[in-house]
RNA sequence: GUACCGUUAGCUCAAUUGGAUAGAGUACUCGGCUACGAACCGGGCGGUUGGGGGUUCAAAUCCCUUACGGUGCA
Numbered sequence: 001g002u003a004c005c006g007u008u009a010g011c012u013c014a015a016u017u018g019g020a021u022a023g024a025g026u027a028c029u030c031g032g033c034u035a036c037g038a039a040c041c042g043g044g045c046g047g048u049u050g051g052g053g054g055u056u057c058a059a060a061u062c063c064c065u066u067a068c069g070g071u072g073c074a
Stems, first nucleotide, its partner, number of pairs: 001073007010026004019057001028044005050066005
């Protein structure tokens, strides 16, 4: 230099072919349970879907560009 893959909550990851309010686990927090904790059960909090632009009635998803990480080739 070039091709491909990845980037979504503090962390680890989903999201079926573009369609319902972007979810789960964990962490944190509140409550229940318990002699007290842990575990377990229930609730809550947490997101500009890496940044910017475009297409579309509608974009995490498609297109362009850009940043970072990884792999192959040169």
Source information: The prediction has a mean pLDDT of 80. A computed fold for a 74-nucleotide RNA from Clostridiales bacterium GWE2_32_10, annotated as transfer RNA. It matches the Rfam family "tRNA". NCBI's taxonomy places the organism under Bacteria, Bacillati, Bacillota, Clostridia, Eubacteriales.